[in-house]
RNA sequence: GGCCCGGUAGCUCAGUCUGGAUAGAGCACCUGCCUUCUAAGCAGGUGGCCGAGGGUUCAAAUCCCUCCCGGGUCG
Numbered sequence: 001g002g003c004c005c006g007g008u009a010g011c012u013c014a015g016u017c018u019g020g021a022u023a024g025a026g027c028a029c030c031u032g033c034c035u036u037c038u039a040a041g042c043a044g045g046u047g048g049c050c051g052a053g054g055g056u057u058c059a060a061a062u063c064c065c066u067c068c069c070g071g072g073u074c075g
Base pairs, nucleotide, nucleotide: 001074002073003072004071005070006069007068010027011026012025013024020058029045030044031043032042033041051067052066053065054064055063
């Protein structure tokens, strides 16, 4: 340098193929219940402008282009 995969919540990931209603789950964290206390369990809650910029569209995490970062592979 060519090709492929990935980047979404504090962490691990789904959702992208086939655009559509307020972007979800588990863990973590916070509050309450329970408990002598802790853990476990139960209930509720906080947290994301979806790597950056641009384009298409009524509408983009999703499609197109360029770039950045990480991984794999070929020479």
Transfer RNA from a Nitrososphaerota archaeon, 75 nucleotides, folded computationally. Its mean pLDDT, the model's own confidence on a scale to 100, is 81. Taxonomically the source falls in Nitrososphaerota (Archaea, Thermoproteati). It matches the Rfam family "tRNA". Gene Ontology term of the family: triplet codon-amino acid adaptor activity. The family's RNA type in Rfam is transfer RNA. It was read from a public genome assembly.